[in-house]
RNA sequence: AGAGUUUGGAUCAUGGGCGCAGAUCGAACGCUGGCGGCAUGCCUAACACAUGCAAGUCGAACGGAAACGAUGGUAGCUUGCUACCAGGCGUCGAGUGGCGGACGGGGGAGUAAAGCGUAGGAAUCUGCCUUGGGGUUGGAGUGGGGGACAACAUGGGGAAACUCAUGCUAAUACCGCAUACACCCUACGGGGGAAAGCGGGGGAUCUUCGGACCUCGCGCUCUAAGAUGAGCCUGCGUCGGAUUAGCUAGUUGGUGAGGUAAUGGCUCACCAAGGCGACGAUCCGUAGCUGGUCUGAGAGGACGACCAGCCACACUGGGACUGAGACACGGCCCAGACUCCUACGGGAGGCAGCAGUGGGGAAUAUUGGACAAUGGGGGCAACCCUGAUCCAGCAAUGCCGCGUGUGUGAAGAAGGCCUUCGGGUUGUAAAGCACUUUCAGCAGCGAGGAAAAGCCUAGGGUUAAUAUCCAUGGGUCUUGACGUUAACUGCAGAAGAAGCACCGGCUAGCAUCGUGCCAGCAGACGCGGUAAUACGAAGGUUGCAAGCGUUAAUCGGAAUUACUGGGCGUAAAGCGCGCGCGUAGGCGGUUAGAUAAGUUGGGUGUGAAAUCCCUGGGCUCAACCUAGGAACUGCAUUCGAUACUGCAUAGCUAGAUUAUGGUAGAGGGAAGUGGAAUUUCCGGUGUAGCGGUGAAAUGCGUAGAUUUCAGAAGGAACCCUAGUGGCGAAGGCGACUCACUGGACUGUAUCUGACGCUGAGGUGCGAAAGCGUGGGUAGCAAACAGGAUUAGAUACCCUGGUAGUCCACGCUGUAAACGAUGAGUACUAGAUGUUAGACGGCGUUGACUGUUUAGUAUCGAAGCUAACGCGUUAAGUACUCCGCCUGGGGAGUACGCCGGCAACGGUAAAACUCAAAGGAAUUGACGGGGACCCGCACAAGCGGUGGAGCAUGUGGUUUAAUUCGAUGCAACGCGAAGAACCUUACCUGCCCUUGACAUUGACAGAAUCCUCUAGAGAUACGGGGGGAGUGCUUCGGCCUGGAAAACAGGUGCUGCAUGGCUGUCGUCAGCUCGUGUCGUGAGAUGUUGGGUUAAGUCCCGCAACGAGCGCAACCCUUGUCCUUAGUUGCCAGCACGUAAUGGUGGGAACUCUAAUGGGACUGCCGCUGAUAAGGCGGAGGAAGGUGGGGACGACGUCAAGUCAUCAUGGCCCUUACGGGUAGGGCUACACACGUGCUACAAUGGUUGUUACAGAGGGAUGCGAAGCAGUGAUGUGGAGCGAAACCCAGAAAGGCAAUCGUAGUCCGGAUUGGAGUCUGCAACUCGACUCCAUGAAGUUGGAAUCGCUAGUAAUCGCGAAUCAGAAUGUCGCGGUGAAUACGUUCCCGGGUCUUGUACACACCGCCCGUCACACCAUGGGAGUGGGUUGCAAAAGAAGUGGGUAGACUAACCUUCGGGGGGUCGCUCACCACUUUGUGAUUCAUGACUGGGGUGAAGUCGGAACAAGGUAGCC
Repeated sequence: AGAGUUUGGAUCAUGGGCGCAGAUCGAACGCUGGCGGCAUGCCUAACACAUGCAAGUCGAACGGAAACGAUGGUAGCUUGCUACCAGGCGUCGAGUGGCGGACGGGGGAGUAAAGCGUAGGAAUCUGCCUUGGGGUUGGAGUGGGGGACAACAUGGGGAAACUCAUGCUAAUACCGCAUACACCCUACGGGGGAAAGCGGGGGAUCUUCGGACCUCGCGCUCUAAGAUGAGCCUGCGUCGGAUUAGCUAGUUGGUGAGGUAAUGGCUCACCAAGGCGACGAUCCGUAGCUGGUCUGAGAGGACGACCAGCCACACUGGGACUGAGACACGGCCCAGACUCCUACGGGAGGCAGCAGUGGGGAAUAUUGGACAAUGGGGGCAACCCUGAUCCAGCAAUGCCGCGUGUGUGAAGAAGGCCUUCGGGUUGUAAAGCACUUUCAGCAGCGAGGAAAAGCCUAGGGUUAAUAUCCAUGGGUCUUGACGUUAACUGCAGAAGAAGCACCGGCUAGCAUCGUGCCAGCAGACGCGGUAAUACGAAGGUUGCAAGCGUUAAUCGGAAUUACUGGGCGUAAAGCGCGCGCGUAGGCGGUUAGAUAAGUUGGGUGUGAAAUCCCUGGGCUCAACCUAGGAACUGCAUUCGAUACUGCAUAGCUAGAUUAUGGUAGAGGGAAGUGGAAUUUCCGGUGUAGCGGUGAAAUGCGUAGAUUUCAGAAGGAACCCUAGUGGCGAAGGCGACUCACUGGACUGUAUCUGACGCUGAGGUGCGAAAGCGUGGGUAGCAAACAGGAUUAGAUACCCUGGUAGUCCACGCUGUAAACGAUGAGUACUAGAUGUUAGACGGCGUUGACUGUUUAGUAUCGAAGCUAACGCGUUAAGUACUCCGCCUGGGGAGUACGCCGGCAACGGUAAAACUCAAAGGAAUUGACGGGGACCCGCACAAGCGGUGGAGCAUGUGGUUUAAUUCGAUGCAACGCGAAGAACCUUACCUGCCCUUGACAUUGACAGAAUCCUCUAGAGAUACGGGGGGAGUGCUUCGGCCUGGAAAACAGGUGCUGCAUGGCUGUCGUCAGCUCGUGUCGUGAGAUGUUGGGUUAAGUCCCGCAACGAGCGCAACCCUUGUCCUUAGUUGCCAGCACGUAAUGGUGGGAACUCUAAUGGGACUGCCGCUGAUAAGGCGGAGGAAGGUGGGGACGACGUCAAGUCAUCAUGGCCCUUACGGGUAGGGCUACACACGUGCUACAAUGGUUGUUACAGAGGGAUGCGAAGCAGUGAUGUGGAGCGAAACCCAGAAAGGCAAUCGUAGUCCGGAUUGGAGUCUGCAACUCGACUCCAUGAAGUUGGAAUCGCUAGUAAUCGCGAAUCAGAAUGUCGCGGUGAAUACGUUCCCGGGUCUUGUACACACCGCCCGUCACACCAUGGGAGUGGGUUGCAAAAGAAGUGGGUAGACUAACCUUCGGGGGGUCGCUCACCACUUUGUGAUUCAUGACUGGGGUGAAGUCGGAACAAGGUAGCC
């Protein structure tokens, strides 16, 4: 050592992305901000810098005296000042000289190695520092001379910087001489080579009174060693790119010389031809390295601020000088860029020191104090210097600590917010009461950081010495920037001190309002389209807190680079590496002894300090500081061990190979041979077609085709055998014969003796297509042509047809080159088949059987796998080697390189874009997939619709309005069971505003009725008129008017916020659950299967066993019977009566009425089926297999319909979107559609006459008889709240008559006239009647609907609604058929199975061109920069070499000069710079290529189902 989210309806696994929990930061930004401690603070422009400071010091090295001071003196005087004198004193500017400016401080440009880290090494230098004790400065010395130059003075030049000439002078400056152990050179004789003094003290002695001399200290010279520091060399380690594969001439080595402190090609001459590189040279890009820091369980990964070590750098480039040390940050010279000064002649400068400025940037501080401490330089020291350092200032930049109060306090205050209006919440929170005082504030007190040095003194050392000096002890005197320090004490008062982010899930925390795919949010998923816990606000909550969030960045999670610790059959991945051979490399059987490289144990050295960790200690704690320990996993060295690996030696035979005897084979290349078939040609025969297709046509054919017979030619391929058979490494190989040739297997156990396995590069083979050259060409057949198909058809189909297919030689080098499975070895149950061998067994000699080796195939155990599956031929268990993968797209593409004749192949990115892409399996849905089954689904029939006229509804149009809704089936004679007003919701006009209606209501009042007036009416009365009337009561109230306010009201919106109700699939047979079992899981099983049924109905079987909702039954009705009852119904028998009638008595039989029962269950028989369920037939029966009909509608689907039945959330209107009223509209009319009615006639029309129903309705009603009218109807008013009366004449039918096929005696529209009825009112706009008129229409195109029996068809009757107004709707009966072979097809449905890229579920998904917009990118005539190679030119300063010119103090000299030196000249090297020509990289470029993304664009329809031509490479 975490747990999540996101893919698709769900699942598992793969895979990428994301956030959180997490830590971190030199951070920045937003909001906010009380205190302290400790840290930290230009990450960008190694950009440019104003100003100040950052390196000086020594008078005890020197000549000296510009300034200041003291003292003394002189002069002047305003008696404390000025001037002068005295280097005599303290001191000291400038100068000579010494030491130091090579440390300290800074930033990280360059540098992939001249660097760094670590461990070693030898050929070196090293100023200052150290060298103890015995018995002693480590050893030796410090002698004697000389000549100059600054300063200074004088003169000159210059604007300045500065400089020239002459003259004087000192030294610890400079130069000789002497000496020199050691040192250096040497020819081994010898030769060369040093120094400096200064200060303190002093008893003798000497003195020119300066001193000498002695002593001490410091210094100086030579030298030995140490320490420190530095230089050099070596091993190992140290970023990325191979689309950088070859690099190198001082290059590699040698000899010699030069040079350096020192090795060395470091340099030069000569010689040789080497050196580096796949273990990555060279080149390109990037980068200071390390201790460490951050993260992480660790291994790792990222980083290299602060602190520390090393390196390199100091405006850019080059160079040397001085010096112990530099090629020198605050030194010099030169070149360049830039800035400044200038008198234009010439000069000056270098903050990557500390502050600070400008600039850049998201962004980073004061032009502070002090040397008090620590440290450094100089000095004997005092002391001076020190932007090192120590402190302070600024900044919440970080870490740590503290505080902003504590307790109590329910009237649960007010206010806010929410609310179901009851309340809840903010919330003990506040107020109030009682306390405390940290921190800040004010006042006081007050540590530690301080040790020294100086002075005095004690003993000790040195010394001749009680001087001096040194170390130790004591005393004394002081030294603090910070600092108003820390800490402590006192005073007063809750007093001065809380914000930020979040609240959809991840992720702790929710409600309201606003907004309405807008504004916006967002870490990914996603939220927002009128009820947003996701936006904004306020309320509340949650988290953290002087901070909180956001952003950038790093690690983690991420086992998404896998060493620890992943994978590769189908997810990305076995190279095509298809496959062989094989190089380097890696790995390798068995035995023995040897060795000790790897390995392993011990010791030693090192691994700086800091950091981390542990244990202590110090700040009140902590952060922080500090001591000790551990650790630093490393490297080197040394001593052991020897199992394993290695190395070398000697063996072995199990791996491998060989020998020999057999075996099978489409193994390979070459030559030859064969028959069948196709085609063509020739000849015969023979006549009109052939051919081809879904159907055709193009094509061939009377010039004789096709067919048929015989012959010939030519090319290609080899029927059967033939087989999950054989061979080969793979690609691949199939007639026969012959020779050549590779491999395999097997028997024997003959040889060699590990000779083996794998294999980066390399090399060979390598289907088809393609390319080159030359042949060949029968068939087939890209391209092409024609014919079809089609909207089109550059296709599928057809007729032709060229490359090609074939051969030879050469190239190409790719395939879904697949077992999508690299090669090798070993191990791990079996069963069955088959191929090639070998060895056995048998009373069966075989088409028998056993064992074994090698191949090939099916199933299967363990195991593995996400699953599917694999399973001795592994995808199991292990080992060895090679290759490959790391999200999808862009893309196997671009660029570069290599190969190729080309086509193209190999290698192989990025920008950009998405949050997915992909695998296996599951459930559905779907299929122009399969199987089975059902339904008036088709078929068989009957009748319609579609044509006409009319009715009615809808669309459309019109209109002021034509109110609204319903829209495939499942809207359209639907809501509407009935719009003249009303209805009514619409339009126009006129009115009302607490309202027409409900509740509360101060107040007033009886209420109420009749009537007049104005107006279209509503309306008008406290405010027009007249009249009648002047309350009731159970004492609660009822009724009317009515101010103000709450409120009413809305057929306004949302059926996509809803309830309820309804439609539809569908009266289809389905839909589920519990337990169990199987599966990682979604899920499966049950529910599948065999039968059967109308049915998931039943039976049997079965890892299932049961159960529920559905089916069926129970309910109603109808058909039959019994019982009971008998009025208003009935009348058989008996009796009475009438013109006639159950009219009357009576009857209770029948019909009927309306209640209860019976009856039908495959119960019985036969056959069949499996002995089942059931089916078929029969009997009986009123009825037979659900008897007919109805009610009854599973889980669910369609965001189906309805906010306009009703109810209801939310929103909206409130003198109007509410209410009232009159008129109008819903009835419009070019047209289109649906549903109906009436017809077109003779199975009919008309006229006359005559039968038979059922079910209903009736008081605001039905309304009889009678009378009137042609009639509608009127009059009338009996009877009836109805088994009684009425509506009420049923019609088709029957019997007669007439019409005679005609637009008619069919048909009745339309129109004119006259009426009736209802109603306030029939104009818009009713129904009916009569007379007259007499349209279209002669059976209806494509298409389409209903119906399986008392059904269709046909005939009439009734009812609801209703004042009136049906051809509609709902019911009722009368008459009363035809047909069903059957399930191929159409439609719908059910079950099983199969495929799927669909899941919004095929009305799905999805591909490509084109058009438009944007984005990144490739090519591109070129253009402009950067870096760099090569060949040249050039040559400042400088160093080295040379030197004929000029000049020259020390030394030597024979005095002429010499030696030495300086300048000049010259040669070599070389920076800047220039030219030419390449390479590489970046930017840009008219135009152009493809790619990606985008809203509903265009054209098609490629893929997913058999995707409609299987798909793919």